FMN riboswitch aptamer (RFN element) from a Trueperaceae bacterium, 145 nucleotides, folded computationally. Model confidence (mean pLDDT): 77 of 100. The sequence was found by an Rfam model in a public genome assembly. Its Rfam family is "FMN riboswitch aptamer (RFN element)". Rfam links the family to the GO term FMN binding. The source organism's lineage runs through Bacteria, Deinococcota, Deinococci, Trueperales and Trueperaceae.
RNA sequence: GAACUCCUUCGGGGCAGGGUGCGAUUCCCGACCGGCAGUGUUCGCGGCAGUUGGUGCCGCGUGAGUCUGCGAAGCCCGCCUGAGCGGGCCCGAACCCGUGCGAACCGGGUACCGACGGUAACAGUCCGGAUGAGAGAAGGAGAGG
Numbered sequence: 001g002a003a004c005u006c007c008u009u010c011g012g013g014g015c016a017g018g019g020u021g022c023g024a025u026u027c028c029c030g031a032c033c034g035g036c037a038g039u040g041u042u043c044g045c046g047g048c049a050g051u052u053g054g055u056g057c058c059g060c061g062u063g064a065g066u067c068u069g070c071g072a073a074g075c076c077c078g079c080c081u082g083a084g085c086g087g088g089c090c091c092g093a094a095c096c097c098g099u100g101c102g103a104a105c106c107g108g109g110u111a112c113c114g115a116c117g118g119u120a121a122c123a124g125u126c127c128g129g130a131u132g133a134g135a136g137a138a139g140g141a142g143a144g145g
Base pairs, nucleotide, nucleotide: 004142005141006140007139008138009137010136017029018028019027031125032124033114034113035070036069037068038067043061044060045059046058047057048056049055065112066111074089075088076087077086078085079084094110095109096108097107098106116128117127118126
């Protein structure tokens, strides 16, 4: 100490308060939430150089719902019919100011987005498929130059 194989574990959050109504966590005011990986962060830590003011280089960490890619949901096709497996399609939403060499990631401000089925009335937040699946993360074993 790379590829590759196997095993184990982990792997999604959220309507307070109020209005209308026979009835709404579904409407209205308002509140709240944000899967995984990546990234030139300006932040933190460590090391080295040199120096004592700061700087440079290297490594590690940290950093995005709306930047890139992926996952889940939905649809289609094939295989197979025992569950499944493989492939394809689809796949939401951001600007301004500041700092800085450098920001769509940091700080401030203001916006915007959110599958399917169900429901005493329309759901990102309730119930359900789901004690599921899963991007992946960590650890271990094998293998191997």